RNA sequence: GGGGGGAUGGGCCAACCUGGUAUGCUUCCAGCUUUGGGAGCUGGCGAUUUGAGUUCAAAUCUCAGUCCCCCCA
Numbered sequence: 001g002g003g004g005g006g007a008u009g010g011g012c013c014a015a016c017c018u019g020g021u022a023u024g025c026u027u028c029c030a031g032c033u034u035u036g037g038g039a040g041c042u043g044g045c046g047a048u049u050u051g052a053g054u055u056c057a058a059a060u061c062u063c064a065g066u067c068c069c070c071c072c073a
Base pairs, nucleotide, nucleotide: 001072002071003070004069005068006067007066010026011025012024020056028044029043030042031041032040049065050064051063052062053061
């Protein structure tokens, strides 16, 4: 230098191809339960790497940037 893949709550992950309320687990907080704790159950807080474009509507499509990984040179 060329090509390909990836980035989503504190941690992990789905949704992307085929645009329409962002999924689940875990952590944390509260409640129920317990003599207390743990476990269990219920509820809650919290996220789309950045910018621009297209669209009524973008995590998703298009372009550019940042960072990480792989292959070639």
About this RNA:
A computed fold for a 73-nucleotide RNA from a Microcaldota archaeon, annotated as transfer RNA. The source organism's lineage runs through Archaea, Nanobdellati and Microcaldota. The same sequence occurs in records of 5 taxa. Its Rfam family is "tRNA". From the family's description: Transfer RNA (tRNA) molecules are approximately 80 nucleotides in length. Rfam classes the family as a transfer RNA. Model confidence (mean pLDDT): 82 of 100.